[in-house]
């Protein structure tokens, strides 16, 4: 350099035939239970859905770019 896929909560992930409020599980904070802790058990906070443009009534979901990670391939005497 080209092809292909992939970025959603602090981790690891679902949702992507466009639709109401964007979830889960773990961790995290509170609290219950326990002599104390773990484990169980409630609760709560945690997201510009990687950044910008578009198309659309409506976009995490489709299209262009850009960034960032993978992978195949070409090129590198």
């Nucleotide at each position: 350099g080209c092809g292909c896929c992939c970025g959603u909560a602090g981790c690891u992930c679902a949702g992507u035939g466009g639709a109401u409020u964007a979830g889960a599980g773990c961790g995290a904070u509170a609290g219950g239970u326990u002599g104390c802790g773990g484990u169980c058990c409630u609760a709560u906070a945690g997201g510009c859905c990687a950044g910008g443009a578009g198309u659309u009534c409506g976009a995490a979901u489709c299209u262009c770019u850009u960034c960032g990670g993978g992978c195949g391939c070409a090129c590198c005497a």
Model confidence (mean pLDDT): 80 of 100. The RNA shown here (transfer RNA) has 77 nucleotides and comes from a bacterium. Its Rfam family is "tRNA". The sequence was found in a public genome assembly.